[in-house]
This is a predicted structure of a 135-nucleotide RNA (c-di-GMP-I riboswitch aptamer) from a Deltaproteobacteria bacterium. The model forms 100% of the base pairs in the Rfam consensus. It was read from a public genome assembly, where an Rfam model found it.

Parts: sequence; structure tokens; C1' cells
RNA sequence: CUUUGCUCAGGGCAAACCCCGGGAAACCGGGGGACGCAGAGCAAACGGGACUAAAGAAGACUGGCUACACGCCUCCUCCUCCGUAACUCGCUCACAUUCGACCUCCCCAGCUUCCAUGUCAGCCGAGCCGCCAAA
Repeated sequence: CUUUGCUCAGGGCAAACCCCGGGAAACCGGGGGACGCAGAGCAAACGGGACUAAAGAAGACUGGCUACACGCCUCCUCCUCCGUAACUCGCUCACAUUCGACCUCCCCAGCUUCCAUGUCAGCCGAGCCGCCAAA
């Protein structure tokens, strides 16, 4: 120097889970604890992959607010108050608080979907640096 991790020494790290703290979450930090690891060291701005979805976007869903709009009195017009998916329409011999249809713009919240700029190096490959031993 190369290859390897069978052997030696000192040892090192710490999954799940529990407690505390941070975060919207994924997850992270500290303490305990050991499933495992020869790099379970670094690096997520090297590539792929996985996880999350705060912000943002979309929606034919739900709710709220509101009154652009509609309705109401008295023949018409206007204004104010008031009411609201009510009014209205259909069905009917007739009547609908009861059956069916109609069932709104903007805005707000929830829900669903999309999405990384967030997270994972103990998912894989590549990269950087490093301990001991053997051949």
C1' cells in the first nucleotide's frame, strides 16, 4: 500500500419501548434501555428511494358568516325594516310546516386530494475521513 473481517486488544455506537423537552407532522435532542452494527462515523445541496404535509393549490363534500341576489306589504317605482334556500315549481279534485324538484356569489372553518422548501445516513449505490488485526 492492497484485500479481508477467521483471530487479538482496548473498546465504541444504540433499535423497539419508557420518561422529559422541541416540532403541525414525519422526526429530532437528553436520560434510561439493548434489537442489532466493523463503521450503526460524516454528508440529505451526489443520485435513487421512503416518511410527513405546515405554507400553497384544487374540490361536485360539510358547516358558518353574509345579503351581490331573491322574497315579503298595496296597482307601479324607490327606500328602510324583516325573512331566506326561503320564495317558487311539480304532483293533486283540493291543500303541503309533512312528498319531489330547486337549494346562490364573495369570505371563513372543517374534511378530502395534490404538493417539499421538511425528515430519514439503522433503505440502496456513489463520495469523504478513521480504529485494531490477519494475509